[in-house]
RNA sequence: GGAGUCGGCCAGGCGACCGCGGGUGGGCCAAGGCCCGCUCGAGGAAAGUCCGGACUCCAUAGGGCAGGACGCUGGGUAACCCCCAGACGCCGUGAGGCGUGGAACGGGCAACAGAGAGCAGACCGCCGAACGGCUCCGCAGCGCGGAGCGCGUGGCAAGGGUGAAAGGGUGCGGUAAGAGCGCACCGGCGCCGGUGGCGACACCGGCGGCCAGGCAACCCCCGUCCGGAGCAAGACCAAGCCGGCGCGCAGCGGGCGGCGUCCACCGCGCCGCCCGCGGAAGAGGUGGCCCGCCCAGCGCCAGGUCGGUCGCAGGAGGCCGUCGGCAACGGCGGUCCCAGAUGGAUGGUCGCCGCCUCGCGACCCGCGAGGCACAGAAUCCGGCUUAUCGGCUGACUCCCCGG
Numbered sequence: 001g002g003a004g005u006c007g008g009c010c011a012g013g014c015g016a017c018c019g020c021g022g023g024u025g026g027g028c029c030a031a032g033g034c035c036c037g038c039u040c041g042a043g044g045a046a047a048g049u050c051c052g053g054a055c056u057c058c059a060u061a062g063g064g065c066a067g068g069a070c071g072c073u074g075g076g077u078a079a080c081c082c083c084c085a086g087a088c089g090c091c092g093u094g095a096g097g098c099g100u101g102g103a104a105c106g107g108g109c110a111a112c113a114g115a116g117a118g119c120a121g122a123c124c125g126c127c128g129a130a131c132g133g134c135u136c137c138g139c140a141g142c143g144c145g146g147a148g149c150g151c152g153u154g155g156c157a158a159g160g161g162u163g164a165a166a167g168g169g170u171g172c173g174g175u176a177a178g179a180g181c182g183c184a185c186c187g188g189c190g191c192c193g194g195u196g197g198c199g200a201c202a203c204c205g206g207c208g209g210c211c212a213g214g215c216a217a218c219c220c221c222c223g224u225c226c227g228g229a230g231c232a233a234g235a236c237c238a239a240g241c242c243g244g245c246g247c248g249c250a251g252c253g254g255g256c257g258g259c260g261u262c263c264a265c266c267g268c269g270c271c272g273c274c275c276g277c278g279g280a281a282g283a284g285g286u287g288g289c290c291c292g293c294c295c296a297g298c299g300c301c302a303g304g305u306c307g308g309u310c311g312c313a314g315g316a317g318g319c320c321g322u323c324g325g326c327a328a329c330g331g332c333g334g335u336c337c338c339a340g341a342u343g344g345a346u347g348g349u350c351g352c353c354g355c356c357u358c359g360c361g362a363c364c365c366g367c368g369a370g371g372c373a374c375a376g377a378a379u380c381c382g383g384c385u386u387a388u389c390g391g392c393u394g395a396c397u398c399c400c401c402g403g
Stems, first nucleotide, its partner, number of pairs: 001399010012353007020041009043374001047385002050383005055230004067226005072086005087100005101221002106219002108215002123160002125156003131152002133149007168186006187211001189208008234310004243301005253295006260289001262288005268282001270279004317336008354372008
């Protein structure tokens, strides 16, 4: 210098103005509401809803069956299909990556190709010649004898060929040809013993029979775990209507209407300027007085609809330090408060700067335009998976060059 491996982190920055949701302080107000401040306001995945829990309700004596999930070993954790450390196998020159109970209990499955794929098999090939067949020769008869071929037939599995996979490898012996058929060595498997390790397992020695294929994400076996539903959980308050009980029924009460150019108050709008005051009266609301009309309702209780409040933001919490541990993680101390909507806020404009692309002028460079990912809370937490422009950083590996 180049090419990689494994982690950690950021997620355009700053300022001004306008706006939105939550909390809080103050002022006005009968109420509805209005005005002025302060403060907080998306993510590493908020996503998929795939695992595990907290929490809530329901069910439940205890246990089992069924069903489901997981699966090397040890550890971490509230728990896990998660994480850390290791073991073994495979891949990679390497840093590293991927995988994981049982197939010599049982059942089941295996496309295509191929002779044969599960008590293996014979297409090419190799070998044999008892019997049948064919050819030739000999002999005295349609028969017998001899030689040959390898067609039927018999043996073999070394070699070729198919396949993801064809039932150990090398050598010697053996044979008609061959073959664990026999033997030696090696590999693999099982059993026994020893050593190391908590363990998975590794190494060593002996014995055995000769060799045992794959899939358990097909059933199954073994071991461990699991009651169900989920914040639309659930709890509280509670209009109207229905129901129950009590009181009341001719004016003391209640309801409706009129707007009387009536009175008081409230904000909103309008006009004016000296910008927080004034004016005029416009539409409206509430209460009182007045006038007219009508008469039956009122209170309490229970369930609970519309609606509202809680659940609901202080937590298996973040950061820093220290101690234990290889690590995941845990203990202790300090410090911080960090979204809470309910048709669902977290946005927009402008200026400067950073990065990328394009265009123009071109000597460093300047000007202009466009863009700056994926996405977006909804009970919360721990994981996994998926999406993601660009960039920073740590450790390590391989190759080349120079000293």

The RNA shown here (Bacterial RNase P class A) has 403 nucleotides and comes from a Nitriliruptoria bacterium.
Model confidence (mean pLDDT): 76 of 100.
Rfam family: Bacterial RNase P class A. Its family is annotated with tRNA processing, dimeric ribonuclease P complex and ribonuclease P activity in the Gene Ontology. By type it is a ribozyme.